[in-house]
RNA sequence: UCCUUAUUUCGAGAGACGGAGGGAAUAGGCCCUAUGAAGUCCAGCAACCUAGUUUAUCUAAGGUGCUAAAUCCUACAGAGAAAUCUGAAAGAUGAGGU
Numbered sequence: 001u002c003c004u005u006a007u008u009u010c011g012a013g014a015g016a017c018g019g020a021g022g023g024a025a026u027a028g029g030c031c032c033u034a035u036g037a038a039g040u041c042c043a044g045c046a047a048c049c050u051a052g053u054u055u056a057u058c059u060a061a062g063g064u065g066c067u068a069a070a071u072c073c074u075a076c077a078g079a080g081a082a083a084u085c086u087g088a089a090a091g092a093u094g095a096g097g098u
Base pairs, nucleotide, nucleotide: 002097003096004095005094006093007092008091013042015041016040017039021032022031023030026075027074028073029072043067044066045065047064048063049062050060051059052058053056071090076087077086078085079084
């Protein structure tokens, strides 16, 4: 890099440094942000792996991950008069494989 598979409406910061952007990409929308963005550290959460035994909405927090808004919403297909709903695709994360 690619493939398979599971999950993708739960949860989690009035901290320190930092100093202008951020919400994956394209487009449209809608938001967050000097009452401090990204990033780093610390802290926290507990999805998968892992460990434990009391086997359960359990504990731990070692690996990965995560800590505004459903993956912020829409884009494709179907239903519908519409609002909207369902599904897919794409993305993200884990585990396994190549």
SAM riboswitch aptamer (S box leader), 98 nucleotides, folded computationally. Model confidence (mean pLDDT): 81 of 100. The sequence was found by an Rfam model in a public genome assembly.